[in-house]
């Protein structure tokens, strides 16, 4: 330096419902609250999943629309790969 890691001390994070606020939606943020979490600290770079206002096509329908599919785009780092950073500590 790196890799793995007992026993113990003090910590640390916050799922689901609820309220509020944004958003078109997945979801996010702030309160309450703990299912979990040893990186559940932090980064969309892979793959996955979700959503999809507005645009394309297809199909009803027709004066306005409604499914349904693509793609942009976005969400998810608590889905996993990955990258990067760090507390205690016996060996």
């Nucleotide at each position: 330096c790196g890799u793995c890691u007992a026993c113990a001390a003090g910590g640390g994070c916050a799922u689901a419902c609820c309220c509020g606020u944004c958003g078109a939606a997945a979801g996010a943020c702030g309160g309450c609250g703990a299912c979990g979490c040893a990186a559940a600290g932090c980064c969309u770079c892979c793959g996955g999943u979700c959503c999809u206002c507005c645009g394309g096509c297809u199909u009803c329908a027709a004066a306005u629309g409604a499914a349904g599919u693509c793609a942009c785009g976005g969400a998810u780092a608590g889905c996993g790969g990955g990258g990067u950073u760090g507390c205690c500590g016996c060996u």
Record summary
This is a predicted structure of a 91-nucleotide RNA (c-di-GMP-I riboswitch aptamer) from a Gammaproteobacteria bacterium. The model forms 95% of the base pairs in the Rfam consensus. Its Rfam family is "c-di-GMP-I riboswitch aptamer". Rfam's curators write: GEMM was predicted in a large-scale screen for bacterial structured RNA regulatory elements. The coordinates come from a structure-prediction model, not an experiment, and the mean pLDDT is 82.